[in-house]
Large-subunit ribosomal RNA, domain IV from a marine sediment metagenome, 329 nucleotides, folded computationally. Its Rfam family is "Bacterial large subunit ribosomal RNA". Rfam links the family to the GO terms ribosome and structural constituent of ribosome. The full RNA is in RNAcentral, with records from MGnify. The prediction has a mean pLDDT of 83.

Context: one part of a larger RNA
RNA sequence: UCUUCGUAAGGGAAUUCGGCAUAUUAGCCACUUGUCUUAGGUAUAUGUGGUCCCUAAUCUAUGUGUUUUAACGUAUAAUAUUAGGGUGCAAUAACAAAGACGGUCCGACUGUUUAACUAAAACAUAGGGAACUGCUAGUCAGUAAUGAUGUGUAUAGUUCCUGAAGUCUGCCCACUGCCAGUAACUAAAACCGCUUUUCAAGGCGGCCAAGGUCUGGUAAAGGGCGGGGAUAACUAUGAUCCUCUUAAGGUAGCGAAAUGCCUUGCCAUUUAAAUGAUGGCUUGCAUGAAUGGCGUAACGAGAUCGUCACUGUCCCUACGAAGAACCUU
Numbered sequence: 001u002c003u004u005c006g007u008a009a010g011g012g013a014a015u016u017c018g019g020c021a022u023a024u025u026a027g028c029c030a031c032u033u034g035u036c037u038u039a040g041g042u043a044u045a046u047g048u049g050g051u052c053c054c055u056a057a058u059c060u061a062u063g064u065g066u067u068u069u070a071a072c073g074u075a076u077a078a079u080a081u082u083a084g085g086g087u088g089c090a091a092u093a094a095c096a097a098a099g100a101c102g103g104u105c106c107g108a109c110u111g112u113u114u115a116a117c118u119a120a121a122a123c124a125u126a127g128g129g130a131a132c133u134g135c136u137a138g139u140c141a142g143u144a145a146u147g148a149u150g151u152g153u154a155u156a157g158u159u160c161c162u163g164a165a166g167u168c169u170g171c172c173c174a175c176u177g178c179c180a181g182u183a184a185c186u187a188a189a190a191c192c193g194c195u196u197u198u199c200a201a202g203g204c205g206g207c208c209a210a211g212g213u214c215u216g217g218u219a220a221a222g223g224g225c226g227g228g229g230a231u232a233a234c235u236a237u238g239a240u241c242c243u244c245u246u247a248a249g250g251u252a253g254c255g256a257a258a259u260g261c262c263u264u265g266c267c268a269u270u271u272a273a274a275u276g277a278u279g280g281c282u283u284g285c286a287u288g289a290a291u292g293g294c295g296u297a298a299c300g301a302g303a304u305c306g307u308c309a310c311u312g313u314c315c316c317u318a319c320g321a322a323g324a325a326c327c328u329u
Base pairs, nucleotide, nucleotide: 001324002323003322004321005320006319007318008317010315011314014313019310027051028050029049030048031047036041038164052086053085054084055083056082057081058080060077061076062075063074064073065072066071087091099308100307101306102305103304104303105302106300107299111123112122127162128161129160130159131158132157133156138149139148140147141146166294167293168292170225171224172223175222176221177218178217179216180215181214184213185212186211191206192205193204194203195202196201226244227243228242229241230240253287254284265281266280267279268278269277270276
């Protein structure tokens, strides 16, 4: 010097990206227990007291004595309560054994995952929706025979999307896709007819399936959801009007957000001081409704901010123990 431990006066997060790490708390019994809530929970919320030994009393049970019962006395046993006393720094004396609370985001939850750098907000989930399918089904494997789903039968099976419950889920079918229809148009080979005097090969014409054109439907299908100008008796704003344009011009909600460039937006709270956090505003570069929108109790080794307690994280280091290394012998 390093590793692993232990202890530190006063301060107590000033450390640091960040309380990382340490410390605190801890069992059992009793009392007390806010807020929110899907009324189940939250909850061991929180907070407070007790905890060892001795004595006495009370209570309960059993036995027994006096006594006709009741009542009184006595013995034993166990728990609890009350009162008094004792030892120690300390009584769950060791070991073992939660730090607590509040706000916001995400995901409802328990669960699953990158064996050996990512455990999560990712996956799954119950619930919701759509499509295909009447069984010789649909889907999957196979060239096929055949097999699986299934010795199941639409309350079933397969595929896709969303993701508890609550509250909702707006407008657009122009494009792409899918479904249905189709008088007419288009349209191959084969087939039929004609034809180069015959054969072959060719040429011309006719007929004509699916498909396409065409006509409809369909967005919890892929997806999409405007611009300019004027306008109210201060100003500002614009319920209103005009105009271009589209398939339709973003509804309810939410909003500097896990989404906001400008941006450390503006205001308020929190701090002595805040590019942080929370609440509000909202002109949203580029929010938005099952690519689900919004809010939400419970839950989370999730992300983030704060408060109390606690501490060698720090002020500011010191001392001690064991080991390693180094030096000397």